[in-house]
RNA sequence: AUCGUCGAAGGGGAUGGAGUCCCCCCAAACUGCCGUAGAGCUAAUGACUCCUAUCGUGUG
Numbered sequence: 001a002u003c004g005u006c007g008a009a010g011g012g013g014a015u016g017g018a019g020u021c022c023c024c025c026c027a028a029a030c031u032g033c034c035g036u037a038g039a040g041c042u043a044a045u046g047a048c049u050c051c052u053a054u055c056g057u058g059u060g
Stems, first nucleotide, its partner, number of pairs: 010025004016051006032041002
C1' cells in the first nucleotide's frame, strides 16, 4: 500500500418533522418525469399513521 473477514457505531430510500415496518449502503446507498434547449408537470411516505406547509371543494 492492497485485498478479505469480523465487530462497534452509523448512513440512505426526489421538498419538512415524528413513530412503526421493510429494503439498501461501507464510500457507497440516494439525487422524480419530460424536453435539443428554453421551459414544463406530479409529489411533503419506500409503505402505513400523525403533525406542519401547500393545493382543491363544501359548510359555518